[in-house]
C1' cells in the first nucleotide's frame, strides 16, 4: 500500500411577482429547485437511494430530451427549444405543513487485527 472488518462525522434544493375567488406558497401567467456512483463535467444515458407495495438482512414497483454546435471523445460542455417531480393534509401542491431530531445511496476520516 490493497482487501476485508469495527466506529465516528457529513450526507436534498426550491413560490418572488400578478390574476381570479369567501378562501389558492394547491387553479391560471410568469418565476424557482435538481440525492449518490459510473461515464466529457448529466433532475431527462446507465445503476443506485428515498417514497408507495409485499410474505420484508430480501423482492417488487420506480417520472422526464430532443435539435443543431465544437471535439479524439459529451443524450453530460455551449447554443436552442421542451418535459419531469412519492405518500397524508389542505381550494387541486416538485416549492407550505406532516410522518421526519427519521431513513438512506454514497462520501470523507480513524481504530486495531488478519492476510
Nucleotide at each position: 500500500a490493497a482487501u476485508a472488518u469495527u466506529c465516528u462525522u457529513u450526507g436534498g434544493g426550491g413560490c418572488g411577482g400578478a390574476g381570479u375567488g369567501c378562501a389558492a406558497g394547491u387553479c391560471u401567467c410568469c418565476a424557482c429547485c435538481g440525492g449518490c456512483a459510473g461515464u466529457a463535467a448529466a433532475g431527462u444515458c446507465u445503476g443506485c437511494g428515498a417514497a408507495c407495495c409485499c410474505u420484508a438482512u430480501g423482492g417488487g414497483c420506480c417520472g422526464a430530451a430532443c435539435g443543431g454546435g465544437u471535439g479524439c471523445a459529451a443524450u453530460u460542455c455551449c447554443c436552442g427549444u421542451a418535459c419531469c417531480g412519492a405518500c397524508g393534509g389542505u381550494a387541486u401542491a416538485g416549492u407550505c405543513c406532516g410522518g421526519a431530531u427519521g431513513a438512506g445511496a454514497a462520501a470523507a476520516g480513524a481504530a486495531a487485527c488478519a492476510u